Description: The RNA shown here (c-di-AMP riboswitch aptamer (ydaO/yuaA leader)) has 160 nucleotides and comes from Streptomyces dangxiongensis. NCBI's taxonomy places the organism under Bacteria, Bacillati, Actinomycetota, Streptomycetaceae, Streptomyces. The prediction has a mean pLDDT of 78. Of the family's consensus pairs, 92% are formed in the model. It matches the Rfam family "c-di-AMP riboswitch aptamer (ydaO/yuaA leader)". Its family is annotated with regulation of gene expression and cyclic-di-AMP binding in the Gene Ontology.

RNA sequence: GGACAGUCAUCGCCGAGUCCCCGUAGGCGCGAGCCAGGGGAGCCGGGGACCCACCGUCCCUGGGGUGAAUCGGGCGCCCGCGCGUGAGCGAGGGGGCCCGUAGGAGACCUUCCUGCUCCGAACCCGUCAGCUAACCCGGUAGGCGAGAGGGAAGGAAAGG
Numbered sequence: 001g002g003a004c005a006g007u008c009a010u011c012g013c014c015g016a017g018u019c020c021c022c023g024u025a026g027g028c029g030c031g032a033g034c035c036a037g038g039g040g041a042g043c044c045g046g047g048g049a050c051c052c053a054c055c056g057u058c059c060c061u062g063g064g065g066u067g068a069a070u071c072g073g074g075c076g077c078c079c080g081c082g083c084g085u086g087a088g089c090g091a092g093g094g095g096g097c098c099c100g101u102a103g104g105a106g107a108c109c110u111u112c113c114u115g116c117u118c119c120g121a122a123c124c125c126g127u128c129a130g131c132u133a134a135c136c137c138g139g140u141a142g143g144c145g146a147g148a149g150g151g152a153a154g155g156a157a158a159g160g
Stems, first nucleotide, its partner, number of pairs: 011145004018041005026035003042140006052130001062128001063125004071100005077094003081090003103119004108155007
């Protein structure tokens, strides 16, 4: 000097997931303090009338919600079932990889043009939910450190 990994603090990004108070008898720390827990504000989501919306018949299929995370295609693997003497064939279920895709994100905010990169998961309710005043219920986690911006318009902020 460089690479990788970890801890603390600060700053920042995605996200509703932030802020304030208590925290004496819980945990950690020498301590400042941090966490668990409690309360409040803000924010986010769900349920829930009238009105409105929906509302021809039959068949198949349960349906709905949080979230940007939906849909399609291809190739293996596993499981049991049916048929077949057999090689094998057929339908189904589970899981994996790859390709694309609705959609979403990228350093003050909004809109538009252009371009690049990344994500495109997971979970819940339990046969039940259109909208929805009053009212009721729940959440306030987690992850990350990549820099790709350029142009136009309007704001905001700072400076003079």